[in-house]
């Protein structure tokens, strides 16, 4: 340095709820709070699951904190 790991320490993020907004709707954005979380960072045009429907039978949207890949990244008792 690199790889595997996650014991500390400095930090992160943000379930759920409540409010505003925005949306046909899943649901997403902003505060507070703090359920978890070692990628709970990013990717929905590797791949599966669910959800939504003013759809459709060779659809459109949504999840990435559902699994599972690809990708970048803190720290180091070992």
């Nucleotide at each position: 340095a690199a790889a595997u790991a996650g014991a500390a320490a400095a930090g992160c993020c943000a379930a759920u709820u409540c409010u505003g907004c925005a949306c046909a709707g899943a649901u997403g954005c902003a505060g507070a709070a703090a359920c978890g979380g070692a990628a709970a960072g990013c990717c929905a045009u590797a791949g599966g699951g669910u959800c939504u429907a003013u759809g459709a039978u060779u659809u459109a949207g949504a999840u990435a904190g559902c699994c599972g890949g690809g990708u970048u990244g803190c720290c180091u008792c070992g």

A computed fold for a 78-nucleotide RNA from Desulfobacter postgatei, annotated as c-di-GMP-I riboswitch aptamer. Its mean pLDDT, the model's own confidence on a scale to 100, is 83. The sequence is in RNAcentral, with records from Rfam and Ribocentre. The same sequence occurs in records of 2 taxa. Rfam family: c-di-GMP-I riboswitch aptamer. Rfam links the family to the GO term cyclic-di-GMP binding.